[in-house]
């Protein structure tokens, strides 16, 4: 220098004219004048968590759903930070191992059930196709799981002894697992010694531990206006119809009307509605996420839905050339609707930081 990986940032600005929405000040019979402001990093998806509002207030059981290594941050989270473990890739090394980087939906298979197609003799209370050994003339019978075959996986692996031939049958070394002790660590865990054992699979059912009330701004609250407190039927009126908490049951609370049909009137306005778990800067603490002190700022609030159009110049990027200049082209993804914190997805082009490797130079 280049490639790759990971993380982060920018992604437009100014002037003029005209137009739209809202706020403030002044003012008109009405029309108006001035000042300031006006769509994002994802506003998207609706996947999570909350604030807020309503359900009068509490419960119990079952069902359903969610989470799952440790510690910390946060209002909380299935989010984030730092660690641990494991798997993959790359590098160094004879090897053991070490370093870097990325992924992880990372509790339990020693409570139970299920599944492992095809191939293969046999896929977990799992086995004899070839082969090896013994008896026998042969057919055949018995033993075996070391060697071969099938397969993703075949009774933990290597070596030795032993055996008729063999097998953890015995021994040595090693791998993984259960349990216990010691040391280090807040912990997950790591190291060592001993002990128990040796298919996989739980985003299969299940078990263990922890947690979850429902609905959602068209939530809700208030004001005003109009009509026919209409009519019919069923059930009911404290021996409780109907309704709420709640998906179901128990329980508990409200209650004199409720449900179905038919007919008539109205559909207007205000609040919620933007001052916030808010943003920016300095300092301090911390490996970090983040927290604390101090200072500064106020930046849409529409309700069928405004936030724009035209012209010029500039910024940034790309290409070419006659290269301290000229010409051409490009400027992405995309529009708030109660608000906030995350996750995921989209994005023309560019910049910054870190790590590995190759090449070159000193």
């Nucleotide at each position: 220098c280049a490639c790759a990986c990971a993380g982060g940032c920018c992604g437009u600005u100014c002037u003029a004219u005209c137009g739209c929405u809202g706020u403030c000040u002044c003012g008109u019979c009405a029309u108006g004048a001035g000042a300031g402001a006006g769509a994002g990093g994802a506003a998207a998806g609706u996947c999570c968590g909350g604030g807020c509002a309503a359900c009068a207030c509490a419960g119990a059981g079952c069902a359903u759903c969610c989470u799952g290594c440790u510690u910390c941050c946060u209002a909380a989270c299935g989010g984030g930070a730092a660690g641990g473990g494991u798997u993959g890739c790359g590098g160094c090394g004879a090897a053991a191992g070490c370093c870097g980087u990325a992924g992880c939906a990372c509790g339990g298979a020693a409570a139970g059930u299920g599944c492992c197609a095809c191939a293969g003799a046999a896929a977990a209370c799992a086995a004899a196709c070839c082969g090896c050994c013994c008896u026998g003339c042969a057919c055949a019978g018995g033993g075996u799981a070391a060697g071969g075959g099938u397969g993703a996986a075949a009774a933990c692996g290597u070596g030795a002894g032993g055996u008729a031939a063999g097998a953890g049958c015995u021994c040595a070394c090693g791998g993984c697992u259960u349990u216990g002790c010691a040391u280090g660590g807040c912990a997950a865990c790591a190291u060592g010694c001993a002990u128990c054992g040796c298919g996989g699979u739980a985003a299969a059912c299940c078990c263990c531990a922890g947690g979850a009330g429902u609905u959602g701004a068209a939530a809700g609250a208030c004001c005003g206006a109009a009509u026919a407190a209409g009519c019919u039927a069923a059930c009911g009126c404290u021996u409780g119809a109907g309704g709420g908490c709640u998906g179901c049951u128990c329980g508990u609370c409200c209650a004199a009307g409720u449900u179905a049909g038919u007919g008539g009137g109205u559909a207007g306005g205000u609040c919620g509605u933007u001052u916030g778990a808010g943003c920016c800067c300095c300092g301090c603490a911390g490996c970090g996420a983040u927290g604390c002190c101090g200072g500064g700022c106020c930046u849409a609030g529409a309700u069928a839905a405004a936030u724009g159009a035209u012209a010029g110049a500039a910024g940034c990027c790309c290409u070419g050339a006659u290269c301290u200049u000229c010409a051409g082209g490009g400027u992405a993804c995309a529009g708030a609707a109660c608000c906030c914190g995350g996750c995921u997805u989209a994005c023309a082009g560019g910049c910054c930081u870190g790590u590995u490797u190759u090449u070159u130079u000193c």
Predicted 3D model of a 362-nucleotide RNA (Bacterial RNase P class A). It was read from a public genome assembly, where an Rfam model found it. The coordinates come from a structure-prediction model, not an experiment, and the mean pLDDT is 77.